[in-house]
RNA sequence: GCGAGCGUAGCUCAGCGGCAGAGCACCGCCUUCACACGGCGGGGGUCACAGGUUCAAUCCCUGUCGCUCGCA
Numbered sequence: 001g002c003g004a005g006c007g008u009a010g011c012u013c014a015g016c017g018g019c020a021g022a023g024c025a026c027c028g029c030c031u032u033c034a035c036a037c038g039g040c041g042g043g044g045g046u047c048a049c050a051g052g053u054u055c056a057a058u059c060c061c062u063g064u065c066g067c068u069c070g071c072a
Stems, first nucleotide, its partner, number of pairs: 001071007010024004018055001026042005048064005
């Protein structure tokens, strides 16, 4: 330099046009003498960034940035 994949909650990831989710973590309550385990509830998001398509975009298109892999 060329090509491909990925970027979504603190972490690991799902969601592939129509209200942004799960597990773990965090906070509160119950349980316990206390802790752990367990149960119930809660908070937390510019869906990397910018533009485009669409009635509607995390999702489709273009560009940029970052990471990973392959080729040279």
Molecule: transfer RNA
Organism: Bdellovibrionales bacterium GWB1_55_8